[in-house]
């Protein structure tokens, strides 16, 4: 440097419940573990979700400046191990 087989030290924490924030998507904190070898950080690219506000041809539709890194890719950083 590559890799993650077995193990060890440890780490994170889905659904769900409570809580607070938010128009919503969603997020914070507590409980809780489905999983995760970057499930650490970053909205840079694509995707997806939402639509307060704005817009239109207004029973509806469009729109990110909002959200998601536990959707994929990219970038940055990092513990342990050495089977292959």
């Nucleotide at each position: 440097g590559u890799a993650g087989a077995a193990a060890a030290a440890g780490g994170c924490a889905a659904a769900c419940c409570c809580u607070c924030c938010g128009a919503a998507a969603g997020g914070u904190g507590g409980g809780g573990a489905c999983g995760c070898a970057a499930a650490g950080c970053u909205a840079c690219u694509g995707g997806u979700c939402u639509a307060c506000g704005g817009g239109a041809u207004u029973c509806u539709c469009c729109u990110a400046u909002g959200a998601u890194c536990g959707c994929a890719g990219g970038g940055c950083u990092a513990c342990c191990u050495g089977a292959a």

c-di-GMP-I-GGC riboswitch aptamer from an uncultured Granulosicoccaceae bacterium, 84 nucleotides, folded computationally. The coordinates come from a structure-prediction model, not an experiment, and the mean pLDDT is 87.